A computed fold for a 365-nucleotide RNA from a Planctomycetota bacterium, annotated as Bacterial RNase P class A.

RNA sequence: CCUGGUCUCCGGACGGCCGCCGGCGGCAUUGCCGCGGGAGGAAAGUCCGGGCUCCCAAGGGCAAGGUGGUGGGCAACGCCCACCGUCCGCGAGGACAGGGAUCGUGCCACAGAGAACAGACCGCCGGACGGCUCUUCGGGGCGACGGCAAGGGUGAAACGGCGAGGUAAGAGCUCACCGCGGACCGGGCGACCGGUCCGGCACGGCAAACCCCACCUGGAGGAAGACCGAGUAGGAGGAUCGCGCUGCCCGCGCCCAGGUCCUCGGGUAGGUCGUUCGAGGCCGUCCGCGAGGACGGCCCUGGAGAAAUGGCCGUCACCGUCCUUCGGGGCGGCACCAGAACCCGGCUUACGGAGACCAGGCACU
Repeated sequence: CCUGGUCUCCGGACGGCCGCCGGCGGCAUUGCCGCGGGAGGAAAGUCCGGGCUCCCAAGGGCAAGGUGGUGGGCAACGCCCACCGUCCGCGAGGACAGGGAUCGUGCCACAGAGAACAGACCGCCGGACGGCUCUUCGGGGCGACGGCAAGGGUGAAACGGCGAGGUAAGAGCUCACCGCGGACCGGGCGACCGGUCCGGCACGGCAAACCCCACCUGGAGGAAGACCGAGUAGGAGGAUCGCGCUGCCCGCGCCCAGGUCCUCGGGUAGGUCGUUCGAGGCCGUCCGCGAGGACGGCCCUGGAGAAAUGGCCGUCACCGUCCUUCGGGGCGGCACCAGAACCCGGCUUACGGAGACCAGGCACU
């Protein structure tokens, strides 16, 4: 210097003028004045987990759904941290829907001889007996038949791998190593790792197929809901004996003349709360590999209701560029994705700029 990987931060600040929203205070209150406040790193997606509200007062089971290596964190999670294993990468690093195929069922198309105890297409060996044929009479070729699955081919995958011996040719047939199965020992909380010995040397894949195992889960949602006010018709007709928790069962609660359901008709659709003090933020110290935790101190930072947070100017900060007497000055930009609506913790997606560390390569010294 180039390329790559991981992590972090920012995405403006101050002042003035005008405009908007809400809070507090004052006043002479259909308004005015003063003080201080006013969009995010993702506010997005609505994918998870919660708080909160209602069903509702409170349970058990089934179904259904979710997660899936181990150990931790957290209010909790499908999130985060560390570690283990497998795979990818020269490497820094990255990916994993990571329990069970010896409970059972199911699938593996096409190609191929054969796809779970399968199999002979090209082939290799034998060919003694009988057969055909050639012969220079040494022998050669073909075929029936027998042996082989090591070589080649097909395929995503071929019933262990590589090497040596052995064999008519071959094969774990034998041996060493690897792999697989079993027993034991050591390390680790554990997933797992390492070692020793024995061995018939064979017991494919897919569970992001059904299924089994372990753990978790009531439902609905802020248009949730609560309260106040007004008003019609304190309506009419029909069905039923129950209604709710509930997707189902048990069980429980409410109701014995009230409840529920259906049809028709009528009135209202107004106001207040929910609505922001939180598993809250910032700083420091300590503990922990880390996610995080403990202690101490400081701080209050949107709340609309068709939806406010804007416009202009100047200065500073930052970036680029020019000049420089190196003090500084001039000019331009001030970005991108994008706007709260019940609130938090995550994940995912969108996006511009800056920095740190690490890895590989090249060049110079």
Rfam family: Bacterial RNase P class A. It is annotated as a ribozyme. The source organism's lineage runs through Bacteria, Pseudomonadati and Planctomycetota. Its mean pLDDT, the model's own confidence on a scale to 100, is 77.